This is a predicted structure of a 95-nucleotide RNA (SAM riboswitch aptamer (S box leader)) from uncultured Lutibacter sp.
Rfam family: SAM riboswitch aptamer (S box leader). From the family's description: The SAM riboswitch is found upstream of a number of genes which code for proteins involved in methionine or cysteine biosynthesis in Gram-positive bacteria.
Its mean pLDDT, the model's own confidence on a scale to 100, is 77.
The RNAcentral record of the sequence draws on MGnify.
RNA sequence: UUAUCAAGAAAGGCAGAGGGAAUAGACCCGUUGAAGCCUUAGCAACCCUUUAUUUUUAAAGAAGGUGCUAAAUUCUACCCAAUUUGGAUAGAUAA
Repeated sequence: UUAUCAAGAAAGGCAGAGGGAAUAGACCCGUUGAAGCCUUAGCAACCCUUUAUUUUUAAAGAAGGUGCUAAAUUCUACCCAAUUUGGAUAGAUAA
RNA backbone atom coordinates (compact mmCIF):
# COMPACT_ATOMS: atom_id res chain seq x y z
C1' U A 1 0.00 0.00 0.00
C1' U A 2 -3.97 -3.59 -1.15
C1' A A 3 -7.73 -7.08 0.47
C1' U A 4 -10.75 -9.04 4.38
C1' C A 5 -12.84 -8.64 9.27
C1' A A 6 -21.77 -9.92 11.47
C1' A A 7 -19.55 -17.20 9.66
C1' G A 8 -16.37 -21.15 11.75
C1' A A 9 -13.50 -23.77 15.57
C1' A A 10 -11.24 -27.37 21.67
C1' A A 11 -8.89 -30.05 25.38
C1' G A 12 -4.77 -31.01 28.91
C1' G A 13 -0.59 -29.15 31.98
C1' C A 14 1.97 -24.94 34.45
C1' A A 15 0.43 -20.42 36.49
C1' G A 16 -2.42 -17.34 40.09
C1' A A 17 -5.87 -12.15 39.00
C1' G A 18 -7.04 -10.17 35.79
C1' G A 19 -9.04 -9.73 30.70
C1' G A 20 -12.12 -8.02 26.45
C1' A A 21 -6.35 -3.14 20.85
C1' A A 22 -5.60 2.57 22.09
C1' U A 23 -8.73 7.21 24.95
C1' A A 24 -13.64 7.75 27.60
C1' G A 25 -18.16 5.55 29.13
C1' A A 26 -20.85 1.11 29.61
C1' C A 27 -21.48 -4.01 29.52
C1' C A 28 -19.63 -8.92 29.66
C1' C A 29 -16.09 -12.98 31.00
C1' G A 30 -12.95 -14.76 35.24
C1' U A 31 -10.82 -18.91 41.68
C1' U A 32 -16.87 -23.56 38.35
C1' G A 33 -9.39 -20.63 37.22
C1' A A 34 -8.41 -14.58 33.64
C1' A A 35 -3.81 -13.03 31.08
C1' G A 36 0.70 -15.58 29.71
C1' C A 37 3.76 -20.19 28.31
C1' C A 38 3.94 -25.41 26.44
C1' U A 39 1.65 -29.80 23.96
C1' U A 40 -2.04 -31.95 21.01
C1' A A 41 -6.36 -31.04 18.38
C1' G A 42 -9.65 -28.04 15.53
C1' C A 43 -11.27 -23.81 12.10
C1' A A 44 -10.26 -22.15 7.24
C1' A A 45 -8.72 -15.76 6.33
C1' C A 46 -4.44 -14.84 3.10
C1' C A 47 -0.34 -17.01 0.51
C1' C A 48 -0.50 -22.34 -2.17
C1' U A 49 -2.54 -26.22 -5.89
C1' U A 50 -6.16 -27.58 -9.65
C1' U A 51 -10.21 -26.41 -13.04
C1' A A 52 -12.97 -22.93 -15.78
C1' U A 53 -11.89 -18.38 -17.62
C1' U A 54 -14.37 -12.40 -19.03
C1' U A 55 -6.89 -12.24 -17.65
C1' U A 56 -8.98 -11.25 -13.08
C1' U A 57 -12.52 -13.29 -11.25
C1' A A 58 -15.22 -17.74 -9.59
C1' A A 59 -15.42 -22.71 -7.71
C1' A A 60 -13.11 -26.77 -5.51
C1' G A 61 -9.01 -28.89 -2.83
C1' A A 62 -5.15 -29.41 0.81
C1' A A 63 -3.53 -28.09 5.70
C1' G A 64 2.89 -26.51 3.78
C1' G A 65 3.79 -20.98 5.96
C1' U A 66 1.71 -17.32 8.99
C1' G A 67 -3.07 -16.71 11.48
C1' C A 68 -7.30 -17.77 14.50
C1' U A 69 -10.40 -21.03 18.24
C1' A A 70 -16.60 -16.06 24.33
C1' A A 71 -19.95 -12.22 23.02
C1' A A 72 -20.26 -8.25 15.18
C1' U A 73 -13.46 -5.53 15.60
C1' U A 74 -18.56 -6.75 22.68
C1' C A 75 -21.36 -1.83 22.22
C1' U A 76 -21.19 3.50 21.90
C1' A A 77 -18.46 7.91 21.25
C1' C A 78 -15.99 11.09 14.74
C1' C A 79 -19.32 12.33 10.10
C1' C A 80 -24.05 11.91 6.94
C1' A A 81 -28.70 10.02 7.63
C1' A A 82 -31.75 9.72 11.72
C1' U A 83 -34.02 2.62 14.56
C1' U A 84 -31.14 -0.23 11.68
C1' U A 85 -27.35 1.06 7.69
C1' G A 86 -23.20 3.47 5.47
C1' G A 87 -18.57 6.13 5.70
C1' A A 88 -14.06 7.83 8.15
C1' U A 89 -10.22 7.01 11.90
C1' A A 90 -7.94 3.19 14.45
C1' G A 91 -6.90 -2.00 15.16
C1' A A 92 -6.09 -7.35 13.68
C1' U A 93 -4.54 -10.87 9.79
C1' A A 94 -2.31 -11.95 5.05
C1' A A 95 0.44 -10.67 0.68

NCBI's taxonomy places the organism under Bacteria, Bacteroidota, Flavobacteriales, Flavobacteriaceae, Lutibacter. Of the family's consensus pairs, 97% are formed in the model.